[in-house]
RNA sequence: GGAGCCGGCCGGGCGGUCGCGGUCCGCUCGCGGAUCGAGGAAAGUCCGGACUCCAAAGGGCAGGAUGCUGGGUAACUCCCAGGCGGGGCGACCCGCGGAAAGUGCCACAGAGAGCAGACCGCCGUCCUUCGGGGCGGUAAGGGUGAAAGGGUGAGGUAAGAGCUCACCAGCGUGCGGGGCGACCCGCGCGGCUCGGCAAACCCCAUCCGGAGCAAGGCCAAGCAGGGAGCGGGCGGCCCGUCCGAUGCUCCCGGGUAGGCUGCACGAGGGUCGUGGCAACGCGACUCCCAGAGGGAUGACCGCCCUCGACAGAAUCCGGCUUACAGGCCGACUCCUCGC
Repeated sequence: GGAGCCGGCCGGGCGGUCGCGGUCCGCUCGCGGAUCGAGGAAAGUCCGGACUCCAAAGGGCAGGAUGCUGGGUAACUCCCAGGCGGGGCGACCCGCGGAAAGUGCCACAGAGAGCAGACCGCCGUCCUUCGGGGCGGUAAGGGUGAAAGGGUGAGGUAAGAGCUCACCAGCGUGCGGGGCGACCCGCGCGGCUCGGCAAACCCCAUCCGGAGCAAGGCCAAGCAGGGAGCGGGCGGCCCGUCCGAUGCUCCCGGGUAGGCUGCACGAGGGUCGUGGCAACGCGACUCCCAGAGGGAUGACCGCCCUCGACAGAAUCCGGCUUACAGGCCGACUCCUCGC
């Protein structure tokens, strides 16, 4: 210098004028002043929780979710560290229970796709019109396929074959060692080799009650009652339990369409210290940082620059995913050149 890989961050800046919303203060009561006012994704609503109600949320079945190991966390399908497998020269990236419990499926091609199989070939034998054909053996070679029942060599044979043997790979198993564990290392033995799919049913382990801020609570206003039922909370089902006749459920009819709250101090941010490889935890100090309900954050001017992307809260929080002009910082890898 070039190419790459991983992580973090910024998302025009400064000043002025006007406008909009929240809170606080002031008064002459509709104005003035002070202060604050979107994001890293506020998005998709895909996971997990807080909170609220249903009963204080019980047991089982059914159903659903997750899935290597250890840890983190309020919790998770998230994060960190590790293990194994795969890809890359490498930094690094991607994947993850069980297929010798059982059932099922494996398109097309191909002779044969799961109790493997025999199209070509090879070998033996019989026949022959000498082109070949019948029967049998075989699975080394060819062919099909994503996948065809280990690889190399030797023995063996009519030709062959784990048929036998040596080595290697893989599977199972015994012992020893290391690790909390997934797993790894070493030695020995065994049958000679066992296919794939679980986002097919299924098995194993763990977790999950339901509905959601239009949850729910309070106040105000208004109206007209009538009928039916005996159960209801309880939901897909069963058990169990609780409540109930001044009750509850359903139907018809009537009234209302307002206000307050939940609702912004929180699993909160920053700095420092400390434990830990890390995720993260603990401690001290410090900061207050949108809160609407017809729903606020915009417009203009001046100067400067590298001319500014994706996009806007609506109960809150932790994640994941997706969108994003341009730019900054750090760690690392490979190639090349110079000293």
The prediction has a mean pLDDT of 78. The RNA shown here (Bacterial RNase P class A) has 339 nucleotides and comes from an Actinomycetota bacterium. Of the family's consensus pairs, 95% are formed in the model. It is recorded under the gene name rnpB. RNAcentral holds the sequence, with entries from ENA. Its Rfam family is "Bacterial RNase P class A". Its family is annotated with dimeric ribonuclease P complex, tRNA processing and ribonuclease P activity in the Gene Ontology. By type it is a ribozyme.